[in-house]
RNA sequence: GGCGAUCGCCGGCUUUUGCCGGAGGAAAGUCCGAACACCGAAGGGCAGGGUGCUCCAUAACGUGGAGUCGCGGCAACGUGAAGGAAAGUGCAACAGAGAGCAGACCGCCCCGCACGAAAGCGGGGUAAGGGUGAAACGGUGCGGUAAGAGCGCACCAGUUUCCCGGGCGACCGGGAAAGCUAUGUAAACCCCACCCGGUGCAAGACCAAAUAGGGGAACGUUCAGGGCGGCCCGUCCGAGUUCCCGGGUAGGUCGCAAGAGAUAACGGGCAACCGUUGUCCUAGAGGAAUGAUCGCUGCCCGGCUGCCGGGUAACCGCAGCCGGUGACAGAAUUCGGCUUA
RNA sequence: CGGGGCGUAGCUCAGCCUGGUAGAGCAUCUGCUUUGGGAGCAGAGGGUCGGAGGUUCGAAUCCUCUCGCCCCGACCA
Numbered sequence: 001g002g003c004g005a006u007c008g009c010c011g012g013c014u015u016u017u018g019c020c021g022g023a024g025g026a027a028a029g030u031c032c033g034a035a036c037a038c039c040g041a042a043g044g045g046c047a048g049g050g051u052g053c054u055c056c057a058u059a060a061c062g063u064g065g066a067g068u069c070g071c072g073g074c075a076a077c078g079u080g081a082a083g084g085a086a087a088g089u090g091c092a093a094c095a096g097a098g099a100g101c102a103g104a105c106c107g108c109c110c111c112g113c114a115c116g117a118a119a120g121c122g123g124g125g126u127a128a129g130g131g132u133g134a135a136a137c138g139g140u141g142c143g144g145u146a147a148g149a150g151c152g153c154a155c156c157a158g159u160u161u162c163c164c165g166g167g168c169g170a171c172c173g174g175g176a177a178a179g180c181u182a183u184g185u186a187a188a189c190c191c192c193a194c195c196c197g198g199u200g201c202a203a204g205a206c207c208a209a210a211u212a213g214g215g216g217a218a219c220g221u222u223c224a225g226g227g228c229g230g231c232c233c234g235u236c237c238g239a240g241u242u243c244c245c246g247g248g249u250a251g252g253u254c255g256c257a258a259g260a261g262a263u264a265a266c267g268g269g270c271a272a273c274c275g276u277u278g279u280c281c282u283a284g285a286g287g288a289a290u291g292a293u294c295g296c297u298g299c300c301c302g303g304c305u306g307c308c309g310g311g312u313a314a315c316c317g318c319a320g321c322c323g324g325u326g327a328c329a330g331a332a333u334u335c336g337g338c339u340u341a
Numbered sequence: 342c343g344g345g346g347c348g349u350a351g352c353u354c355a356g357c358c359u360g361g362u363a364g365a366g367c368a369u370c371u372g373c374u375u376u377g378g379g380a381g382c383a384g385a386g387g388g389u390c391g392g393a394g395g396u397u398c399g400a401a402u403c404c405u406c407u408c409g410c411c412c413c414g415a416c417c418a
Stems, first nucleotide, its partner, number of pairs: 001297007009022005024328001028339002031337005036200004043233004048196005053067005068082001069080004083191002088189002090185003105130002107126007138156006157181001159178008204254004214245006225237003247417003261280008299326001300324008309316002342414007351367004361398001369385005391407005
């Protein structure tokens, strides 16, 4: 854990006896999405928040399915909060010469001073090499040069634009051109596309009960203020409105369980899921029940015994006996997910 | 049930928005001062920011999950 018996607890039915039903895969976290109810009819704009490859599923979703691309892997496969960094702004500590149309510390090269070489001093060139860093402005080779450098060329990687073909699409395959290269960060501000009104069943509706319908403050009839929610438009009410102190009741019914319901078969679809037909009704009350004991038994754990069971061994397997105890947790308007245990 | 906030040194808090060596006050310890103590002065130690994972070169700070604690919410007039 399962079955049975006895005794209890909660709800329903019943005159009584009694009969029937009574937690979960997460009822949890309250992280999303809805139903439902009220607020103002749920309208426009701003602000704010959220989502972020594509298509599909769905009442809806930040969920799910199938794909694309990136990364890891020989592969099967796994995994990803995956728009934009060539729209703009910000930031990049320390170290380092220099940290974002960069940069001369060492090195290399040229010139001048010096009688010449070396060393030294001064001026200039140079990003190939060293060094710092998480990151130093494509890679390899040849040419070129005083030394060097996409400075030139070949190949490769990448970006943008255009053309052709495939795909619903993300994207993929092929070709051409360009500047030769464009750092990282958007779980920084931001831009783009799409979505979102707010509050939550203590929403709210009805009945009943009770009181001092008291006192004070602010604003206002110069159009305030309220319905009104972060603001504006718009619209309605409009002479009162709001707050505090004080006062009263803390009772009942509904909302509230037949639902985007569960399940079986068949059909459609790669799948998520959908359709048709049949069957079933399955907790619910209030701070709130769902438990205890005994017997039998399943799983697991520990110990002992046996095996002409396995193995070199550690150990494992099977059978029997004895003992142990049940993980996480627990409905509160209701569903669909996610996450965590 | 619904909504909101907090967790940083022994205690009370700042830093978080805008990422770049974790700070302040009290307390503790040591020294000076004092006959001694208290007070005062000078100095020191002590925290990897509740836990885990992620973004980033870099996380107390940003994002996600989780643990613990605290606060608020009835109706009438």
Two RNAs folded together computationally: RNase P RNA and transfer RNA, 418 nucleotides in total. Its mean pLDDT, the model's own confidence on a scale to 100, is 76. It holds a member of the Rfam family "Bacterial RNase P class A". The family's RNA type in Rfam is ribozyme.